[in-house]
RNA sequence: GUGGCCUUAGCUCAACGGCAGAGCAGCGGAUUGUGGAUCCGCAGGUUGCGGGUUCGAAACCCGCAGGCCACCCCA
Numbered sequence: 001g002u003g004g005c006c007u008u009a010g011c012u013c014a015a016c017g018g019c020a021g022a023g024c025a026g027c028g029g030a031u032u033g034u035g036g037a038u039c040c041g042c043a044g045g046u047u048g049c050g051g052g053u054u055c056g057a058a059a060c061c062c063g064c065a066g067g068c069c070a071c072c073c074c075a
Stems, first nucleotide, its partner, number of pairs: 001071007010024004018055001026042005048064005
């Protein structure tokens, strides 16, 4: 340089173009002599960034950035 994949909550990941979710972690409560485990609840999001398409975009299109993989060229 060329091609491919990935980027969503603190972490790991879901999400037919139509209300952004789960598990773990965090906080509170129940239970327990205390803790753990278990159960119930709460909080947590500019869906990497900028545009476009659309009645409507995490999703489709373009550009950019970052990460990973493969291949090519030069030394």
Molecule: transfer RNA
Organism: Binatia bacterium (SeqCode)